[in-house]
RNA sequence: GCCUGUGUAGUCUAACGGAUAAGACGUCAGACUCCUAAUCUGAAGGUUCCGGGUUCGAAUCCCGGCAUGGGUA
Numbered sequence: 001g002c003c004u005g006u007g008u009a010g011u012c013u014a015a016c017g018g019a020u021a022a023g024a025c026g027u028c029a030g031a032c033u034c035c036u037a038a039u040c041u042g043a044a045g046g047u048u049c050c051g052g053g054u055u056c057g058a059a060u061c062c063c064g065g066c067a068u069g070g071g072u073a
Stems, first nucleotide, its partner, number of pairs: 001072007010025004018056001027043005049065005
């Protein structure tokens, strides 16, 4: 260089083209406890890598770019 997979909250993973983007862990607050831990309850946290396009509607489909993994002379 060429072919190909993957990019979603701090981390890991969901989400037939139908919308309020879900769960676990973590974080914060409260309850419980003499105090911690554990447990329970609640909360915050996302421009779905970037830019275009298709569509009534895009995390999802198409094009280009970027990052990263694999393959290949």
Molecule: transfer RNA
Organism: Phascolomyces articulosus